[in-house]
RNA sequence: GCCCUUGUAGCGCAGAGGAUAGCGCGUUGGACUUCUAAUCCUAAGGUCCCGGUUUCGAAUCCCGGCAAGGGUG
Numbered sequence: 001g002c003c004c005u006u007g008u009a010g011c012g013c014a015g016a017g018g019a020u021a022g023c024g025c026g027u028u029g030g031a032c033u034u035c036u037a038a039u040c041c042u043a044a045g046g047u048c049c050c051g052g053u054u055u056c057g058a059a060u061c062c063c064g065g066c067a068a069g070g071g072u073g
Base pairs, nucleotide, nucleotide: 001072002071003070004069005068006067007066010025011024012023013022018056027043029041030040031039049065050064051063052062
């Protein structure tokens, strides 16, 4: 240099055109307990990497960038 994969909540991930963008862990508050742990309930937390394109509608398609990982001369 070229090719491929990945980028979504604090962390790990799902979501292959229309769901209120969700799951686990973690965090907040509460229940339970003498206390803690465990368990149960609850709440908060998202510019979906950035910009553009297509579409009535984009996290999802397409183009260009950026970052990380892998392959290859």
Transfer RNA from Argiope bruennichi, 73 nucleotides, folded computationally. Its Rfam family is "tRNA". From the family's description: Transfer RNA (tRNA) molecules are approximately 80 nucleotides in length. The family's RNA type in Rfam is transfer RNA. NCBI's taxonomy places the organism under Eukaryota, Arachnida, Entelegynae, Araneidae, Argiope. Model confidence (mean pLDDT): 81 of 100. The sequence is in RNAcentral, with records from Rfam.